[in-house]
This record gives sequence, structure tokens and C1' cells, in this order.
RNA sequence: AAGUUAUCAUGAAAGGUAGAGGGAAUAGACCCGUUGAAGCCUUAGCAACCCUUUUUUAGUUUCUAAAAAUGAAGGUGCUACGUUCUACCAACAUUAGUUGGAUAGAUAACAC
Repeated sequence: AAGUUAUCAUGAAAGGUAGAGGGAAUAGACCCGUUGAAGCCUUAGCAACCCUUUUUUAGUUUCUAAAAAUGAAGGUGCUACGUUCUACCAACAUUAGUUGGAUAGAUAACAC
């Protein structure tokens, strides 16, 4: 660099520093930003992917795997707007509409 699986309409803040951008990419739209963006640091919080504990089932290296519940010490992640919305396909409607899917992206675990 690339792969597999799962989730992405819920939820969750302040301070310091910094000084003009930010919301992934391309093109539009819309929104946030000197009433202080991004980044970095500190503390706090949210969630439950890994993880803690328990039960059941199936295997059989008493461990492994799956499902359900439980918890939040640890590893991550996250804390404006549905992944901010649209683009590609299909159906329905009649024109960025509704629903579903795909592509792409983000996060986690596994594998390499």
C1' cells in the first nucleotide's frame, strides 16, 4: 500500500495556547469561525469495538467459539448541523423529493 467483518438518524464539555480557517477527496450547495477556525496541552464527559464478570449452547489443549446480560479499571475512539446535504443505481413520485442499495469515507477488531 492493500484485505475481512461490524457499526455510523442516539449520546457527550470547559480551560490554556494559537491566530484563519474548518466541515475526508472532486464538483456544487449549505453551515460554523476574530463573540476566536484548524492544530497542540490539561481536565471532564459520552459510547460500548477490544476488554471485566455471569449464564446458555457447541467443540474438547479447561480452553476456544457463538448468543444474551452486566460493568466501565485498561486499550482505542468520539464530544455543531443524519458520514451536514447532493452526485452513481433502482423503485415510487414528478425534479438535488421519499425509500432502499452501491461507491467512497470514519471508527474498532482480526488478519497480513
The RNA shown here (SAM riboswitch aptamer (S box leader)) has 112 nucleotides and comes from Wenyingzhuangia marina.
It matches the Rfam family "SAM riboswitch aptamer (S box leader)". Rfam's curators write: The SAM riboswitch is found upstream of a number of genes which code for proteins involved in methionine or cysteine biosynthesis in Gram-positive bacteria.
Taxonomically the source falls in Wenyingzhuangia (Bacteria, Bacteroidota, Flavobacteriia, Flavobacteriales).
Its mean pLDDT, the model's own confidence on a scale to 100, is 78.